[in-house]
RNA sequence: AAGUUAUCAAGAGUGACCGAGGGACAGGCCCUGUGACGUCCGGCAACCCCCAGUAAAUGGGAAGGUGCCAAUUCCUACAGAAUGUUUUCAUUCUGAAAGAUAAACC
Numbered sequence: 001a002a003g004u005u006a007u008c009a010a011g012a013g014u015g016a017c018c019g020a021g022g023g024a025c026a027g028g029c030c031c032u033g034u035g036a037c038g039u040c041c042g043g044c045a046a047c048c049c050c051c052a053g054u055a056a057a058u059g060g061g062a063a064g065g066u067g068c069c070a071a072u073u074c075c076u077a078c079a080g081a082a083u084g085u086u087u088u089c090a091u092u093c094u095g096a097a098a099g100a101u102a103a104a105c106c
Stems, first nucleotide, its partner, number of pairs: 004103005013041001015040003021031003026076003042069003047065002049061004073098001078095007
């Protein structure tokens, strides 16, 4: 790197530095000199981890390893169903695809 498993509708500063782009990609729509993004500090959370229960599920903890701290993974993309319109089109739901994070294996 590829693959496997699990999760992704919650949560997180009135701080400092920097100085122009950023939100994965495409189309939208947004954030941003009233300082975004990034770094430090701070915080949130609970995948690994610790304890209990153990076949598990589950509950508690937060020292350590990550992770995260605008908008549902910001929305859509591909397919199906339902509803309203009744060619169309719009809305809702479901499942995939893609993506992100963690762990084990390799």
SAM riboswitch aptamer (S box leader) from Jeotgalibacillus sp. S-D1, 106 nucleotides, folded computationally. The coordinates come from a structure-prediction model, not an experiment, and the mean pLDDT is 83. Rfam family: SAM riboswitch aptamer (S box leader). Gene Ontology term of the family: regulation of gene expression. From the family's description: The SAM riboswitch is found upstream of a number of genes which code for proteins involved in methionine or cysteine biosynthesis in Gram-positive bacteria. It was read from a public genome assembly, where an Rfam model found it. Taxonomically the source falls in Jeotgalibacillus (Bacteria, Bacillati, Bacillota, Bacilli).